The RNA shown here (transfer RNA) has 72 nucleotides and comes from a Promethearchaeota archaeon. Its Rfam family is "tRNA". The family's RNA type in Rfam is transfer RNA. The organism belongs to Promethearchaeota, within Archaea.
[in-house]
RNA sequence: GCGCCCGUAGUCUAAUGGUUAGGAUUUUGGCUUGCCAAGUCAGAGAUUCGGGUCCGAUUCCCGGCGGGCGCA
Numbered sequence: 001g002c003g004c005c006c007g008u009a010g011u012c013u014a015a016u017g018g019u020u021a022g023g024a025u026u027u028u029g030g031c032u033u034g035c036c037a038a039g040u041c042a043g044a045g046a047u048u049c050g051g052g053u054c055c056g057a058u059u060c061c062c063g064g065c066g067g068g069c070g071c072a
Stems, first nucleotide, its partner, number of pairs: 001071007010025004018055001026044006048064005
C1' cells in the first nucleotide's frame, strides 16, 4: 500500500429498519443481619465521528478515525 472483519455503559454482550437500546457485571441507596458477606428491591451509566437514503437508522450506503487478520 491492497483486501476482509469489527467498533453499543468501567467490562462482557443482545437488538438485521419502528414502543422508553435489553441483559449480566459495576456503582448508589433501601430492606434483611448483632456486624460483615450473601440475598432482595429501586436508581445511575452506552450506540467511534461526519455525511447520505428513508416517514423513521444501533441496523442500510459513502467517507474519516481506531482495532484485528491476511497478502505484498

RNAcentral holds the sequence, with entries from ENA.